């Protein structure tokens, strides 16, 4: 110069109409007891601004990081 990524502590779905999933953790149920199983609950400024939209996690455009390719 180009291209991909950025979403719960981790690893990641979600691609215009309510932000989840497994893990972690907390609490409870099963057990003499621990694992394992089951059931709950808790935990997000969707990297920042800005634009389109009735609505934006998503579409667009600047920036910011990271990884990658070319030179």
């Nucleotide at each position: 110069g180009g291209a991909g990524c950025g979403u719960a502590g981790c690893u990641c779905a979600g691609a215009g109409g309510u932000a989840g999933a497994g893990c972690c953790g907390c609490c409870g149920c099963c057990c003499u007891a621990u694992a394992a199983g089951c059931g709950g609950c808790a935990g997000g400024u969707c990297a920042u601004c800005g634009g389109u939209u009735c609505g934006a996690u998503c579409c667009c455009g600047a920036u910011c990081g990271c990884u990658c390719c070319c030179a």
Transfer RNA from Myxacorys chilensis, 71 nucleotides, folded computationally. Rfam family: tRNA. About the family: Transfer RNA (tRNA) molecules are approximately 80 nucleotides in length. Rfam links the family to the GO term triplet codon-amino acid adaptor activity. The family's RNA type in Rfam is transfer RNA.